[in-house]
Context: one part of a larger RNA
Molecule: large-subunit ribosomal RNA, domain IV
Organism: marine metagenome
């Protein structure tokens, strides 16, 4: 020096991102116990006393000798109730630094966020405010049920049957969840537009038996039946799309600019433009606030943090749920009491290494 105990004056958190670590607390018994509150809890709240040993008495349990009594004479019953022995209560004494004498064994309390709980996670950096959770809402699904796994055949669902099963959100409980269907997406929708395979075949080629014209001749030009073949309008067609409507606990969205009141200062109130419709109840510098250490109050000597308010919300808001909430947490903030080598500041002890010598 390092690890790993262990004490320490005075102070007691000044340390540091944070009281990390440490160190306090700790048993039983009795006393006492706030606000809240879903009346169960918060509560071991908090905060206090007492404790060991000998002994006098008491109190009550277990066991029950000797004795005595009775009969139905038994391994019988009833009475006394000795010693022994658990547990307490009470008085009195004794010893130590200290009696729950080691070990072992809670530090409390108070504020705010978040998640209602208990659970679940990143096997080897994350335990958490993330998951999941009872409740809640919304769609499918009538049974060979939807929905899911297989090409199928079967199989789960499920030996169930809508108070049931699958699938999505939300997530306890309380108050409650407001406008918009114009976009998307879904459900309906026996018109009407468009439209694919297909059916249809009107027309229009191509090829030639033949024919007509034509060369002196071989030819050369034209027309063209049957059949084979080629392209192929019109009409007849399904979904789907257009198109109507409906739907938000479906994807999701929820303004702007100017003027007004008898100090100012604000606008209840008016004009005016866009829009599917312009954020309602609640919350609000917030796990959201950029400017921002926003202002005011607390708390502190002093506070970028915390806690109350305030609203100017760069860019909260209603189950991508909104405000609240008791009890709960190895969560996360801030304070406050004890407590202490965290720290002023460091010293020292003991055991293991390093490291020296050999």
């Nucleotide at each position: 020096c390092u690890a790993u105990g262990g004490u320490u004056a005075a102070g007691g958190a000044a340390c540091u991102c944070g009281g990390c670590a440490a160190a306090u607390u700790a048993c039983c018994u009795c006393c006492g116990u706030a606000a809240c509150u879903u009346c169960g809890g918060a509560a071991g709240a908090a905060g206090g006393a007492g404790g060991a040993c000998c002994u006098g008495c008491u109190u009550u349990g277990g066991u029950g000798a000797c004795g005595a009594g009775a009969u139905u004479u038994a391994c019988u019953c009833u009475c006394c109730g000795a010693g022994c022995u658990g547990a307490g209560g009470u008085g009195g004494g004794u010893g130590g630094c200290a009696c729950a004498g080691a070990c072992c064994a809670g530090g409390g309390g108070g504020u705010a966020g978040c998640g209602a709980c208990u659970g679940u996670u990143u096997a080897c950096c994350a335990a958490a405010a993330a998951c999941a959770c009872a409740g809640c809402a919304g769609g499918g699904u009538g049974c060979g049920a939807a929905g899911c796994c297989g090409u199928a055949a079967g199989g789960c669902g499920a030996u169930g049957u809508a108070u049931a099963c699958c699938c999505u959100g939300u997530g306890a409980c309380g108050c409650c969840u407001g406008c918009c269907c114009a976009a998307u997406g879904c459900u309906u929708g026996a018109a009407g537009g468009u439209c694919a395979c297909g059916g249809g075949g009107a027309a229009c080629g191509g090829u030639u038996a033949g024919u007509u014209c034509u060369u002196u001749a071989u030819u050369g030009a034209g027309c063209g039946a049957a059949g084979c073949u080629g392209u192929g309008a019109a009409c007849c067609u399904a979904a789907g799309c257009c198109c109507a409507a409906g739907u938000g606990a479906a994807u999701g969205g929820c303004g702007g600019c100017c003027g007004u009141a008898a100090c100012u200062a604000u606008a209840a109130c008016g004009g005016u433009c866009c829009u599917a419709a312009g954020g309602u109840a609640g919350c609000g510098a917030a796990a959201u606030u950029c400017c921002u250490u926003g202002u005011c109050g607390g708390g502190u000597a002093a506070g970028u943090u915390c806690c109350g308010a305030c609203c100017u919300g760069c860019a909260c808001g209603a189950a991508u749920g909104g405000c609240g909430u008791a009890a709960c947490g190895a969560c996360u903030u801030c304070c406050c009491c004890a407590c202490u080598g965290u720290c002023u500041c460091a010293a020292c002890c003991a055991c293991a290494g390093a490291c020296c010598c050999g």